[in-house]
RNA sequence: GCGAGAGUAGUUCAGUGGUAGAACAUCAGCUUCCCAAGCUGAGAACGGGAGUUCGAUUCUCCUCUCUCGCU
Numbered sequence: 001g002c003g004a005g006a007g008u009a010g011u012u013c014a015g016u017g018g019u020a021g022a023a024c025a026u027c028a029g030c031u032u033c034c035c036a037a038g039c040u041g042a043g044a045a046c047g048g049g050a051g052u053u054c055g056a057u058u059c060u061c062c063u064c065u066c067u068c069g070c071u
Base pairs, nucleotide, nucleotide: 001070002069003068004067005066006065007064010024011023012022013021018054026042027041028040029039030038047063048062049061050060051059
């Protein structure tokens, strides 16, 4: 330099055009003599920009970061 893949919550992952989810973690409450465990609830995210569309995490382009391959 060229090609391919990935980027979504604090972490690991779903979600292929129509109100963004789960598990673990965090916080609050319940329970318990206390701790752990358990139950209930809450907060928390689409890497950035532009385009297409009534509507974009999703489709297109550019860009940033990471991984792999080729040279």
This is a predicted structure of a 71-nucleotide RNA (transfer RNA) from a bacterium. It matches the Rfam family "tRNA". Rfam classes the family as a transfer RNA. Its family is annotated with triplet codon-amino acid adaptor activity in the Gene Ontology. The sequence was found in a public genome assembly.